[in-house]
């Protein structure tokens, strides 16, 4: 310090997640030792038991218990008595119990922190310093006795003491009052003197003291007041009646509405009162670079509380944890009458909970209480126990040791790794264990003796044996660390992205590795990363975000220049900021953690001194900001009023006579009762053509005929005036399109709703015909829009150029002029900014001031609540839940029922077909034991298959084989091989004959066959979605890329775009590109012309011979031809067009002319295209079978559907005959097979010739000529069937082909639809070949005859380039919206129901306190002895807790039913949006509709 995650990729915005640290933690696995810490975060829930506050005999009366002394009884160790006060139960009295210890419920408060104040206060014990300590009195507990009660306890009588209680004396001080000094800003403070009033004490002693009372001072502790500081909520906006102040009284230690009576009507609040929620506060702790954020365990300070609520008493101090009274709840005892209790003290128990310890030891130390002291008490404290809960330290060995052992795992089978790891050898002994020695902490007190819980602990000596001591998580990326097996979208993992559907480094296991280590992981929480609430340190044109627009209040901010103050600000000093913590110096435990000691820090607050630039206050001046006066200018600025013409519609009348209207096309509608059309007249309402313009005006909404009136603002030039009067603006006020609402008018046109007609699968729409609200006016509401420049207002500064509107100045040549300036309004553009797009003096630049707003998407601008509204609704405005994205700009593609350009038998123009029939063939389907398998739009279907009777053959049934039909290795035997016979359907089995080979170093070897054993063979079994190879297709389309450079943050762009041109990214020109590669073209083959060479088997012109005839023969190589090599064609030439180019058009010549025709040749890539059944191959599967052999069957089935062919339907024809033709290419030895003979024929017999320019297949056919048929199911057509034959072949039944004779089906040119073809092409005619024993209508070739048409590119299909839009990128077969149905989840409403909290009103009123008091009782003092003073009890009044009633508020839970929302597998209905998304979309509003939505009105361009 960053990283992962939105995309095909990019930049940005933005959320989510991770790596770090921490914890009073918990859970999982594991666990050796020690030190130091820490340990109910939940139920402030309930508590059994024990302990946690006593002490003093030197205050007192005393003597229950123990001790001691004496006496008595006698059962010699017991009872009784007396004494003592060593001691002490209970009691009176004093002090303490208000500390210490616990907890955090309450509390948003002077509770806490910090700093001040008290001239408004108190303070026991303690210290210091004065004075005093005098004289009397009456009771009472204990004790005794009586009585009541279960108990707790209580009542009566009697006795007694005090440092208990009371009276008197004395009096410094205190209260009141008078005089007076000094002093303070003030209330006041402080002295002196006089008078007056009520006031004190306690004794004890060892005689030293210890106490007591009253003053002054101190210390300590407390009380009160104030400034400042620290949570959340405005969906809490008004709160308050003792409330705010005053006067008098009361009360308190004391100020004070603290309380009371009266008077006044105040007080608080947007700088957040009041209310709700939550919470003890702080030093600190955690985190962070810091600023901050979170937190408040342990330790320390403060506060509050002690079962819940109320109350006072005592006391120096309490409204009292281990005190009292009352009320409530709960628990316990009870004799039912009544009593007792309070662990949030230490242990402990139950309960709750994920979870938190012993009913331990000791007062030895530190501290506390009492005491003169010894001492007693002390669950404070010191220690121990339990717990890896945390931090720190140590150990589990160290050194050597390679045949790199065994085993494990992996493997390319070679090895690698575990791994010096082990074994083995040597060494050491921390910790543990055994054993000996054995502390410090201890000093006080006390004459002295003596005193250690921890603890036989720490430490230390000896012994023992490597001996007793390692786990956890992870290994896809982030993130260090990889392989095998298992599993097969299952089981599972997961912090995010995501992994798993048969090759998982992601699941589980193993081996190996990585990290940490007595721990390691997980979960939870907090900070960090997160600049993701931004003070440091963010934003708002399009990502979330500028208020619809003015005016203006509070507030914030504010021009120039003097003076002054010194508030902010800055500096010095002082006080404080407890200790601990933190940082740091030093020191102590072996080290560390830990502890001790010093310094720093503590950023703060207060006081004081100083400075005065800046900000601020006060005061004075100024003119440039701002404003007002007078002169001009432009304008759809506003309001009300009047007027005008054009047009639509309607009415009346005339003319006229059949249609009009409307649409893509129609229909509804109107019209002979006279429409439309046309003329004249009239009525009425609404809107104002042209001018008209990125022109004007207005704050925005908005404003358009013309005239006048009223009125707002702006601009302009030059002066004189005021003198900062300014800017912004939370709340507030006003204005505010359209739609809508209310009341009353008006209503021509248009037109939601509605009706009808169309369209459509449907059409609640788009289109058409009608049509009501509304649109218009007046008055009043509403208050919203894509109210947009998606850009708040104001001010300043920062290059320019070109328009345009309104003014002004100057100049001249007086113009439609030039120059300058100013206020608007536009375009382009530099710097700069921006994620980019873009903005750019009209900023989105650089700055300042103020306001508004944003913080992931959805839920949702929804719910609830408040406010506004007649309503519609507006405004303010959440949460649960859910996702890992949502989004902006730009890029490359793809796509568009976007655009432009171009091409193609793509359309058009033509010719011929298919689709109808029969048959052939392939496929689907069905059937079957099997009908083997594959191919599936184009690009499967006469396809793999260039040929299924057996074989093929993979399928089925049956019969057989198991190292196998085939390969390699080993061993044995045998040459190999072969003849014949038998059984069987055959495979096979048995028998049998002949035969001993080749090489040799003589050992043997090679090949072959049989047998045997195992390694293995074998598989047309699966996966073409694991693959190679091959192939199809877009497409023979013209494209696809790279290097360097340049541009861009980047993906990328440029080049490759543009202007021309081409069949072509072909070429030229231009050009931040310059070059290059794969494609195109060319090179190759073939064909068309000519030449050269060569002439046999080809050829025959001339010469010769010969035949019935024939290159038949001699001969010839001229020709044809053959097959080698050349030539030729290149836009080369001419003219025109073009940019002087490329090129195109026309022409000449030429066999051929613009690639001459045809073929081969197929760029980067796309389709997970096809093929595991050509072959190869990974994994998986079978192994007496999914392998192998064999016989028979099947692949040939048949209601039907489709594709592709063939033959036809006839006269351009069929049949017969005749003649002569004219081809090309190909094949031939298990072959082609001539002549000849036989057969109607298929064919047979036979075998000349030919391994082929020689022989053979081989007769080409259509065509031509003659005859016939005469429009018919025919002399067309030939299916089907019968009979007889032929051929191939072991075999022709399932299931071949051919021949002859006979039979003679459908079919008379084919619906919707659809295919091929642009010239030697279509059409038509025959010939050949491959496969092959045989079996083509198929396929591949060959030639013969030989057309028609193309205006043209609007449309259909496909393709190329450029551009545009995009919400697509699996790329339109895309994406995606809403209803409905089902399941689950959270949530709103809801008749209500049940709780909590709380306001108001009223009732009630315990204990207590205060006031009053007719009653009862009463020791101290007074008395005239009657009584009085005083007190207690009782009564009553006031206040008041619990409780009760009524009525509100608020909050939580629940609720039949109901509303929308979210998420789910591949459900249903449509297709609203994204492209012009097929009606452009969206915003506001209103109506309508199953649903997305549709329509009206106004607005926006996104």
């Nucleotide at each position: 310090a960053g990283a992962g995650u939105u995309u095909g990729a990019u930049c940005c915005u933005g959320g989510c997640u991770c790596a770090g640290g921490a914890c009073g933690a918990a859970c999982g696995c594991u666990g050796g030792c020690g030190g130091c810490g820490u340990g109910c975060u939940u139920a402030a829930c309930a508590c059994a038991u024990g302990c946690a506050a006593g002490u003093c005999g030197a205050a007192c009366g005393g003597a229950a218990a123990g001790g001691c002394u004496c006496c008595a009884g006698c059962u010699u160790g017991c009872u009784g008595g007396a004494g003592u006060a060593c001691u002490c139960g209970a009691g009176u009295g004093g002090c303490g119990a208000a500390c210490g210890g616990g907890u955090g419920a309450g509390u948003a408060a002077c509770a806490c922190g910090u700093g001040a104040g008290u001239a408004a206060c108190c303070u026991g014990c303690c210290c210091u310093u004065g004075a005093c300590u005098u004289u009397g009195g009456g009771a009472u507990a204990a004790c005794u006795u009586c009585a009541g009660g279960a108990a707790a306890c209580u009542g009566g009588g009697g006795c007694u003491a005090a440092u208990a209680c009371c009276g008197g004396a004395u009096a410094g001080g205190a209260g009141c009052u008078c005089c007076u000094g000094c002093u303070g800003c003030a209330u006041g403070g402080u002295g002196g003197g006089g008078g007056u009033u009520g006031g004190a004490a306690a004794g004890u002693u060892u005689c030293g003291g210890c106490g007591g009372u009253u003053g002054g001072g101190g210390a300590u502790g407390g009380a009160c007041u104030c400034g400042c500081g620290g949570c959340u909520u405005a969906u809490c906006a008004g709160c308050u009646u003792g409330u705010u102040g005053g006067u008098g009284g009361g009360g308190u230690a004391g100020u004070g509405g603290c309380u009371u009576a009266c008077c006044a009507a105040g007080g608080c609040u947007u700088u957040g009162a009041c209310g709700g929620g939550u919470a003890g506060c702080c030093g600190g702790c955690c985190u962070g670079a810091g600023a901050g954020g979170g937190u408040g365990a342990c330790c320390g300070g403060c506060c509050a509380c002690a079962u819940u609520g109320g109350g006072a008493c005592u006391g120096a101090g309490a409204u009292a944890c281990g005190g009292c009274c009352c009320a409530g709840a709960c628990u316990c005892c009870u004799a039912c009458g009544g009593g007792a209790g309070g662990c949030a003290g230490c242990a402990g128990u139950g309960g709750g909970g994920a979870a938190u310890a012993u009913u331990g030891c000791a007062c030895a130390a530190u501290g506390g209480g009492c005491g003169g002291a010894a001492g007693c008490c002390u669950g404070a404290u010191g220690c121990a126990g339990c717990a890896a809960c945390g931090c720190c330290g140590c150990g589990u060995g160290c050194g050597g040791g390679a045949u790199g052992a065994c085993g494990g795992c992996c493997u390319u089978c070679g090895g690698g790794u575990u791994g010096u790891a082990a074994a083995c050898c040597g060494c050491u002994u921390u910790c543990g264990c055994c054993u000996g020695u054995g502390a410090c902490g201890a000093a006080g007190c006390g004459u002295g003796a003596g005193u250690g819980a921890c603890g036989g602990u720490a430490a230390u000596g000896g012994g023992u044996a490597a001996a007793g001591a390692a786990g956890c998580a992870c290994c896809g990326g982030c993130u260090a660390a990889c392989u095998a097996c298992g599993u097969g979208c299952c089981a599972g993992c997961a912090g995010c992205c995501g992994c798993g559907g048969u090759g998982a480094u992601a699941c589980g296991u193993a081996g190996g590795g990585u990290g940490c280590g007595a721990g390691c992981g997980u979960u939870g929480u907090c900070c960090g990363g997160a600049u993701u609430u931004a003070u440091u340190g963010g934003g708002c044109g399009u990502a979330a975000a500028g208020g619809g627009c003015u005016c203006g209040u509070a507030g914030g901010u504010g021009g120039u220049u003097g003076a002054u103050c010194g508030c902010g600000u800055c500096g010095g000093a002082a006080g404080u900021g407890u200790a601990a913590u933190c940082u740091u110096g030093g020191g102590g435990c072996u080290u560390a953690a830990c502890c001790c000691u010093g310094a720093g820090c503590g950023u703060g607050c207060u006081u004081u001194c100083g400075a005065u630039a800046c900000g601020g206050g006060u005061u004075g001046a100024c003119u440039u900001g701002a404003g007002g006066a007078a002169g001009g200018u432009a304008g759809g600025g506003g309001a009300g009023a009047a007027u005008g013409g054009a047009a639509u519609u309607c009415c009346u009348g005339g003319u006229g006579g059949a249609g009009c209207g409307g649409u893509g096309g129609a229909a509804u509608g109107c019209g002979c009762a006279g429409a439309u059309a046309u003329c004249a007249g009239g009525a009425g309402g609404a809107a104002c053509a042209c001018c008209a313009g990125u022109g004007g005006c207005g704050a925005a909404g908005g404003c358009g005929a013309c005239c006048a009136c009223c009125u707002g603002g702006a601009c302009u030039a030059a002066u004189a005036c005021u003198g900062a009067c300014a800017c912004u603006g939370a709340g507030g006020u006003g204005c505010g399109a359209a739609a809508g609402c209310g009341u009353g008018g008006g209503g021509a046109g248009c037109a939601a709703a509605c009706a009808g007609g169309a369209u459509u699968a449907g059409a609640u729409a788009c289109c058409c015909u009608g049509g009501u609200a509304g649109u218009c006016c007046a008055c009043g509401c509403c208050g919203u829009a894509a109210a947009c420049g998606a850009u708040g207002u104001c001010a300043a500064c920062u290059a320019g150029c070109c328009g345009u509107u309104g003014g002004a100045a100057g100049c001249c040549u007086u113009g439609a002029g030039c120059u300058u300036u100013u206020a608007g309004u536009g375009g382009c553009g530099c710097a700069g900014c921006u994620a980019a797009c873009g903005c750019a003096u009209u900023a989105a630049g650089u700055u300042g001031a103020c306001c508004g707003c944003c913080u992931g998407g959805g839920g949702a601008g929804u719910a609830c609540g408040g406010c506004c509204g007649c309503a519609a609704g507006g405004u303010u405005g959440a949460a649960a839940c859910u996702c890992a994205a949502a989004g902006g700009a730009a890029u490359u593609g793809a796509c568009g029922g976007g655009g432009g350009c171009c091409c193609g038998c793509a359309c058009a123009a033509g010719c011929g077909g298919u689709g109808g029939a029969g048959c052939a063939u392939g496929u689907g389907g069905u059937u079957u034991a099997a009908u083997u398998c594959g191919a599936a739009g184009c690009a499967a279907c006469g396809c793999g298959a260039a040929g299924a009777a057996c074989c093929u053959u993979a399928c089925c049934a049956g019969g057989c084989c198991u190292u196998g039909a085939c390969a390699u290795c080993c061993a044995a035997u045998g040459a190999a091989c072969u003849u014949u016979c038998u059984a069987g359907a055959g495979a096979u089995a048995g028998a049998u004959u002949g035969g001993u080979g080749c090489c040799u170093u003589c050992g043997g070897g090679a090949a072959c066959a049989u047998u045997g054993a195992g390694a293995c063979a074998g598989g047309u079994g699966c996966u073409g979605c694991a693959u190679g190879g091959c192939u199809g297709u877009c497409g023979u389309c013209a494209g696809c890329u790279c290097g360097u450079g340049u541009c861009g943050u980047g993906a990328g762009a440029u080049g490759u775009u543009g202007g021309g041109u081409u069949a072509a990214g072909u070429c030229c020109c231009g050009u931040a590109a310059c070059g290059a590669g794969c494609g195109c073209a060319a090179c190759c083959c073939u064909u068309g012309u000519c030449c050269u060479u060569a002439g046999u088997u080809a050829c025959c012109a001339g010469c010769a011979c010969g035949u019935a005839a024939u290159g038949g023969u001699g001969g010839g190589c001229a020709c044809u031809c053959u097959a080698a090599g050349g030539a030729g064609a290149c836009u080369g030439c001419c003219g025109g067009u073009g940019a002087c180019a490329a090129a195109c058009c026309g022409g000449a010549g030429g066999a051929a002319g613009g690639u001459g025709g045809g073929g081969a040749u197929g760029a980067c890539g796309u389709c997970a295209a096809g093929u595991c059944a050509u072959c190869a191959u990974g994994c998986c599967c079978c192994u007496u079978a999914u392998g192998g052999c064999u016989u028979g069957g099947g692949c040939u089935a048949c209601a039907c559907a489709c594709g592709u062919a063939c033959u036809a339907c006839a006269a351009u024809g069929g049949g017969a005959g005749u003649u002569a033709a004219u081809a090309g290419a190909c094949g031939g030895a298990a072959g082609c097979g001539a002549g000849a003979u036989c057969g109607c024929g298929a064919g047979a017999u036979g075998g000349a010739g030919c391994a082929a320019a020689c022989c053979c297949g081989a007769g080409a056919a259509a065509c031509a000529c003659u005859c016939u048929c005469u429009c018919a199911g025919u002399u067309c057509g030939g299916a089907u069937c019968g009979u007889a034959g032929g051929c191939u072949g072991c075999a022709a039944c399932u299931c071949g082909c051919c021949u002859a004779c006979g039979u003679g089906a459908a079919g008379u040119c084919g619906g919707a639809a659809u295919c091929g073809c642009u010239a030697g092409u279509a059409a038509u005619c025959g010939c050949g070949a491959a496969u092959c024993a045989g079996a083509a209508u198929g396929u591949c070739g060959c030639g013969g005859u030989g057309a028609a048409u193309a205006c043209g590119u609007u449309c259909c299909c496909g393709g190329g380039c450029c551009u545009u839009g995009u919400a697509c990128a699996c790329a339109c077969c895309g994406c995606c919206c809403g209803u409905c149905a089902c399941a689950c989840c959270a949530u709103g409403g809801g008749a209500g129901u049940g709780g909590g909290u709380u306001g108001c009103a009223c009732c009630a009123g315990a204990a207590g306190u205060a006031g009053c008091u007719a009653g009862u009782c009463u020791a101290a003092c007074c008395u005239u002895c009657g009584g009085g003073a005083g007190g207690a009890c009782g009564g009553u009044u006031a206040c008041c807790a619990c409780g009760g009633u009524g009525u509100g508020a608020u909050u939580c839970a629940u609720g039949a039913c109901u509303g929308g929302g979210g998420u789910g597998a591949a459900g249903u209905c449509g297709u609203a949006a994204c492209a012009a998304g097929g009606u452009a979309g969206c915003c506001g509003u209103a109506g309508g509709g199953g649903a997305a939505c549709c329509u009206g009105c106004g607005g926006c361009u996104g």